[in-house]
RNA sequence: ACCUGAAAAAGGCAAACUACUCGAAAGGGUAGGACGCAAAAUCAUUGGCCUAAGUCCUGAGUUUCAGGAUACGGUUGCAAAGUCGCCAGG
Numbered sequence: 001a002c003c004u005g006a007a008a009a010a011g012g013c014a015a016a017c018u019a020c021u022c023g024a025a026a027g028g029g030u031a032g033g034a035c036g037c038a039a040a041a042u043c044a045u046u047g048g049c050c051u052a053a054g055u056c057c058u059g060a061g062u063u064u065c066a067g068g069a070u071a072c073g074g075u076u077g078c079a080a081a082g083u084c085g086c087c088a089g090g
Stems, first nucleotide, its partner, number of pairs: 002090004012037002017032006035077001041083002045080003048075003054070007
């Protein structure tokens, strides 16, 4: 430097759910809690997925309602790429 994660040690993270909270929503934050995770560390660059406030279009119609499109909003615990890293074995 690279490959691997059967066993072990030191530790780490924390799904669902609950409470409070931010948000139009998706979802996020904090605390509790552990389903899981060897990158479940980091990054929204690429693809996927979720949402549609605003904007645009259409129809009613009158300042509102309905439908459609759209990310500039999210998701890395959906992947890829990048960056960094613990232990053990080779």

Model confidence (mean pLDDT): 84 of 100. c-di-GMP-I riboswitch aptamer from Candidatus Scalindua sp., 90 nucleotides, folded computationally. It matches the Rfam family "c-di-GMP-I riboswitch aptamer". Gene Ontology term of the family: cyclic-di-GMP binding.